[in-house]
RNA sequence: UUGAUCCUGGCUCAGGACGAACGCUGGCGGCGUGCUUAACACAUGCAAGUCAAGGAGAACGUUUUCUUCGGAAAACUAUUAAACUGGCGGACGGGUUAGUAACGCGUAGGCAACCUGCCCUAAUGAUUGGGAUAACUCGGUGAAAACCGGGCUAAUACCGAAUAAUAUCUAUUUUCUCUGGAUUAUAGAUCAAAGGAGGCUUCGGCUUUCACAUUUGGAUGGGCCUGCGUCUGAUUAGUUUGUUGGUGAGGUAAUGGCUCACCAAGACUGCGAUCAGUAGCUGGUUCGAGAGGAUGAUCAGCAACACUGGGACUGAGAUACGGCCCAGACUCCUACGGGAGGCAGCAGUGAGGAAUUUUGCGCAAUGGGGGAAACCCUGACGCAGCAACGCCGCGUGAUUGAAGAAGGUCUGAGGAUUGUAAAAAUCUGUUAUAAGGGAAGAAUGACUUAUACUCUAACAAAGUAUUUGAAUGACGGUACCUUAUGAGAAAGCCCCGGCUAACUUAGUGCCAGCAGCCGCGGUAAUACUAGGGGGGCAAGCGUUGUCCGGAUUUAUUGGGCGUAAAGGGUUCGUAGGCUGAUUUGACAGUCAAAAUUGAAAUACAAUGGCUUAACCAUUGACCUGGUUUUGAUACUUCAAAUCUUGAAUAAUGUAGAGGCAAGUGGAAUUCCUGGUGUAGCGGUGAAAUGCGUAGAUAUCAGGAGGAACACCAACGGCGAAGGCAACUUGCUGGGCAUUUAUUGACGCUGAGGAACGAAAGCGUGGGUAGCAAACAGGAUUAGAGACCCUGGUAGUCCACGCUGUAAACGAUGAGUACUUGAUGGUGGGGGAUUCGACCCCUUCACUGUCGUAGUUAACGCGAUAAGUACUCCGCCUGGGGACUACGGCCGCAAGGCUGAAACUCAAAGGAAUUGACGGGGACCCGCACAAGCGGUGGAUUAUGUGGUUUAAUUCGAUGCAACGCGAAGAACCUUACCUGGACUUGACAUGUUAGUGAUCGUUCUGUGAAAGCAGAUCUUCUCAUGGGCUUGCCCAAGAGCACUAUCACAGGUGAUGCAUGGCUGUCGUCAGCUCGUGUCGUGAGAUGUUCGGUUAAGUCCGAUAACGAGCGCAACCCCUAUUUUUAGUUGCCAGCACGUAAUGGUGGGGACUCUAGAAAAACUGCCCGGGUUAACCGGAAGGAAGGUGGGGUCGACGUCAAGUCAGUAUGUCCCUUACGUUCAGGGCUACACACGUAAUACAAUGGAAAACACAAUGGGUCGCAAAAUCGCGAGAUGAAGCUAAUCUCAAAAAAUUUUUCCAAGUUCGGAUUGUAGUCUGCAACUCGACUACAUGAAGUCGGAAUCGCUAGUAAUCGCUCAUCAGCAUGGAGCGGUGAAUACGUUCCCAGGCCUUGUACACACCGCCCGUCACAUCAUGAAAGUCGAUUGUACCCGAAGUCACUGAGUUAACUUGCAAAAGAGACAGGUGCCGAAGGUAUGGUUGGUAAUUGGGAUGAAGUCGUAACAAGGUAACC
Repeated sequence: UUGAUCCUGGCUCAGGACGAACGCUGGCGGCGUGCUUAACACAUGCAAGUCAAGGAGAACGUUUUCUUCGGAAAACUAUUAAACUGGCGGACGGGUUAGUAACGCGUAGGCAACCUGCCCUAAUGAUUGGGAUAACUCGGUGAAAACCGGGCUAAUACCGAAUAAUAUCUAUUUUCUCUGGAUUAUAGAUCAAAGGAGGCUUCGGCUUUCACAUUUGGAUGGGCCUGCGUCUGAUUAGUUUGUUGGUGAGGUAAUGGCUCACCAAGACUGCGAUCAGUAGCUGGUUCGAGAGGAUGAUCAGCAACACUGGGACUGAGAUACGGCCCAGACUCCUACGGGAGGCAGCAGUGAGGAAUUUUGCGCAAUGGGGGAAACCCUGACGCAGCAACGCCGCGUGAUUGAAGAAGGUCUGAGGAUUGUAAAAAUCUGUUAUAAGGGAAGAAUGACUUAUACUCUAACAAAGUAUUUGAAUGACGGUACCUUAUGAGAAAGCCCCGGCUAACUUAGUGCCAGCAGCCGCGGUAAUACUAGGGGGGCAAGCGUUGUCCGGAUUUAUUGGGCGUAAAGGGUUCGUAGGCUGAUUUGACAGUCAAAAUUGAAAUACAAUGGCUUAACCAUUGACCUGGUUUUGAUACUUCAAAUCUUGAAUAAUGUAGAGGCAAGUGGAAUUCCUGGUGUAGCGGUGAAAUGCGUAGAUAUCAGGAGGAACACCAACGGCGAAGGCAACUUGCUGGGCAUUUAUUGACGCUGAGGAACGAAAGCGUGGGUAGCAAACAGGAUUAGAGACCCUGGUAGUCCACGCUGUAAACGAUGAGUACUUGAUGGUGGGGGAUUCGACCCCUUCACUGUCGUAGUUAACGCGAUAAGUACUCCGCCUGGGGACUACGGCCGCAAGGCUGAAACUCAAAGGAAUUGACGGGGACCCGCACAAGCGGUGGAUUAUGUGGUUUAAUUCGAUGCAACGCGAAGAACCUUACCUGGACUUGACAUGUUAGUGAUCGUUCUGUGAAAGCAGAUCUUCUCAUGGGCUUGCCCAAGAGCACUAUCACAGGUGAUGCAUGGCUGUCGUCAGCUCGUGUCGUGAGAUGUUCGGUUAAGUCCGAUAACGAGCGCAACCCCUAUUUUUAGUUGCCAGCACGUAAUGGUGGGGACUCUAGAAAAACUGCCCGGGUUAACCGGAAGGAAGGUGGGGUCGACGUCAAGUCAGUAUGUCCCUUACGUUCAGGGCUACACACGUAAUACAAUGGAAAACACAAUGGGUCGCAAAAUCGCGAGAUGAAGCUAAUCUCAAAAAAUUUUUCCAAGUUCGGAUUGUAGUCUGCAACUCGACUACAUGAAGUCGGAAUCGCUAGUAAUCGCUCAUCAGCAUGGAGCGGUGAAUACGUUCCCAGGCCUUGUACACACCGCCCGUCACAUCAUGAAAGUCGAUUGUACCCGAAGUCACUGAGUUAACUUGCAAAAGAGACAGGUGCCGAAGGUAUGGUUGGUAAUUGGGAUGAAGUCGUAACAAGGUAACC
């Protein structure tokens, strides 16, 4: 995720952190931090020098002297600068993280296998000689860098000799140890040096100090070795030849294959070697409750590196960042010959990048180098600058202030809100600005004052300790303090649909846009944009990125695997893991104590220092770890011994489709042969293909061949699983039971591995009856590559071999133990009983069903666990991509095993719930079917609709549920439409302002179709107030009224019924829809409402975890059917009386009818039967009526975004000299056509003519209208009566009786048309109804299909009314006559209830699959092609070490008178190794590529309809 629920499961958010970046904004200070990218390239300056060793030794300047006045010389400067020789230091400090998966780092150890300058300690010494050389000078070469030659000279430079040990080596030796150790003794051999400065001096020397040499010990720093720890990949499984070890030698400070020779053949690896990828490691940092994850900036420790690669030299120390040599790339200079260079030091530049600072000051402090020291050097460091990059602190004002100002916004127009907010008043002065004052950081050393001591023979000098004084600050006139001024100069950013604190208006209209997820936007957007308001944080706020968290979402703490992802197809078994009882020992794990280490910083606590905090300091605890020693011995482990219960073996029995092989059997199908026999058989939903007259099918007999084994047969048996079924024999595996006996833990699981492993498939060879993929034909169908039918080959069978997979399922790994029960089955044993059994009790093994506790998301499981525990193995971590690709292994192939990623989605999924649906099931009902009667569909007409037409044919209604509907009535009007003419505050309402005084009305003129426009005429106001007066008139101002003009507004049948109210239709007068409490369920929900009966009904009864209740049903209401009673006018008239030609006409009467009030009556009440003693049903009686008597009104919860903005109301939008108003005419009435609803017919149950009888509902004063008269008639004239039980419309018609028509397009039928009329109305042309005469169309009962109706009903007959001037085949009512049929519920349709399935919930008009076409994206393959990296072989071979050589060169030493020789050294040469380079050939990996494969995604493309319901052939592997 769902309509809702529970669960599984992923995605997303809220938190914290950052060396950050970007957007908007920006007041101050403190403390920190600042190239994460190109270990890219670097201009310029600086970053390592210094020195009582040494020799030589300037200049400027000053002074003096001389002078020819040009100058020269000397002294000071000068114990100098600079350069050189020499010493120490340039191996520290500073930078960076490329490489490195390693003893590199961390931690703990070891060196009996080592070194250590300067420093400390202790001992001893420092004697005596020699020859050179730089600087310098002279000369030369070169552009330069630089170099060559001659000559001079010194040393703490170099060399010889002497001396010397407790040093080193060799031999012997003592003791302790044990890798080359320490120690004693003897003998032999070997190895040193350098002076400087100060003081004193009798000038011989002595002494102090520094330096020097040898040695001892120390300290410090390093080197090497070892245990443990230290990322990912097995789609990297084998690697290695100096490799592993030995002996010897070489080499090193030192061990060692470190190197070499020889010998051996080892070494590493599933506890992950090798290979590949990535990476500096750590203290720490960050997140987290913790476990743990991520990370390794700044600070600190270690390592590595210094343009790339190689190499050594020097040295205590380097294989050397600011040294050297060589090779390479690059840059620069050049006279082209040759040279120079290395910012990963500090600044800085370019480049790259989203992105990271000044070419600053100072050595004052701290630290380092040199020096005796002064001092010099120090881009270490201390400071400052830049940057809101981070953390911390402060401020942007405080108090009072309601007329709740103005403005803004909203508004229900009243108000609300912004809001004490502002203004205003009173204050304050942090910060800011200005001025003034003004630190700490500085004290060592050296110098200086003084004292004491040491040294010395003594003094001096020097040193040590204490002490006095003066000097020294980059930051910086900074921090801080004081005064003055002054609210003055200082607030933004994000958000406001839910998560998530915070809501309104306008604009926009699936557009523009937003979005972390869900999702907003299609004309009323709290989600976009803007305004107002609000919320949050605040000098910042948001966004982006990364990490941890939430995420128990890799689960040690702390998850799972029947159905959600997940148990291997099964067994055996290797390594490994785990393992029964008892005793003893050991003490590895474990536990305890102590010691040591765990650097500092950080973190934590306490205290302290900066005004506070950040920050800093001190102290403490911590650092959960490692190591060592000692101890404990329960458990695990190890060793030894014992035991029997686990396991195994033996014995005696036992069941079985367990396996393999051989043989045998009968039934059936098919085929063959023969007989009988004749026209069909076969097959299907129905058919056809097919077979059959050449004789089938059928039937009888005989034969052949292959395959499978009916009954028995069973939730029976056996097997590890797959699987196993006729019978017999042979061979053979396992299980079970019982009883003793034996062994003595021999056990369980099981990564790799091995074996077995359905069906299909493959290979070779057989076999083939039936069945049957492919294939063929026939059907079906829109198609039918299918389902159905007829055939039919592989295959199915056998032998041998391969394959190795299945929904290989109990979707449930194996083993052990424990935990209430009930009831079956199979195989054994025991007891009891019996003559023998069965039944019964009990026990072991196996196999089912139900169920307790428990468990589970639920379903369910439940001793055969999915319960409670333990052991071992396998597997899972969102869906798709993907049972895929690539690689590897296996296979003859098909294919199998292993098994990703890019990309894409916010879900996919499990169980259960309520509905809806099903070409699922059961039950029930309805004019639903059936049984009937009459229609529609055909004709003509009427009417409505569609369509078409039109200037307009106004608008709406559209399956049932639009279509004689809105419309209970379009000639004008209506009227909304069209054409044309007019009006503009308007035809109508209210108000404002100004003016006029009347208005209204009468009459009239012009124009015109009218409306209107333009004018004329007559008549003429009311009210109250004030004033004036002539007392009924005038004036003033006002109110009402009207007109003219103005402004607000009117008006709209314009849009939206998907913004609405109200009303209505429909399911449906169907029997349903719910609630409270209780109960059940984690929950949605269930129960009640189900079940058994019954009913028209959820109607009632019974049962029942339900008990009750509500809306519906029914009843109450109205009409009608019967009776009684009351009352009789306008109704009635039996009896009485009067009267008439006749009539309740009159008097009278209340009996009857009737009217209209009140009552009665019907309730399954009574009887019989059935039923559960019920509800109720069937029947009978009585009754006017009988089981709701018949009708009506009445319409539950809800459904259809059903209908209506054109009945009215109404939000929003739109029009405003027009979408408003008005007038005339036209249109709504058109007409190739199609449909619906009706009327009338087609005729004889009829038509026509005549006669004659019986209703009810209703209407009537702008009306109904009688009588009478006229007209053929419509009607006219006429007027009595009636506001109605009184008068009138009014005649009922069918019926009945009589006559006629005689089966025909008629004496049926009446359309159409002509002529003449009547009525209504201003007006019947478009366009009314009716009348008379004439005319006399289609039509002879209606195809497919379809409608209504169950009794006073259908059918048929007429009458009334509403609307209305007139117009009715329509509508609403009324009565008259008056049927047929219902066996029944199989089927069609609709509905109800229960149940079932579901992938549906917009609910089957649902959902949904695949190909094709188009677009986009990522990816695989691919002839090739371009890189990177790495291996192997060979070639070439720089520098350099080492070895050999060294006829050339050569001061010191030796010999020698000398010449010279020797020793030694050097140049040169040769060789081994050797970087870069080259050639060849492999591996790995990446980019790209014509073409090609599938995949994913994409509101409305094509074809079908595979799946979900029995999905229409059950689905699936």

RNAcentral holds the sequence, with entries from ENA, Greengenes and SILVA. A computed fold for a 1517-nucleotide RNA from an uncultured bacterium, annotated as small-subunit ribosomal RNA. The prediction has a mean pLDDT of 82. Rfam family: Bacterial small subunit ribosomal RNA. Gene Ontology terms of the family: ribosome and structural constituent of ribosome.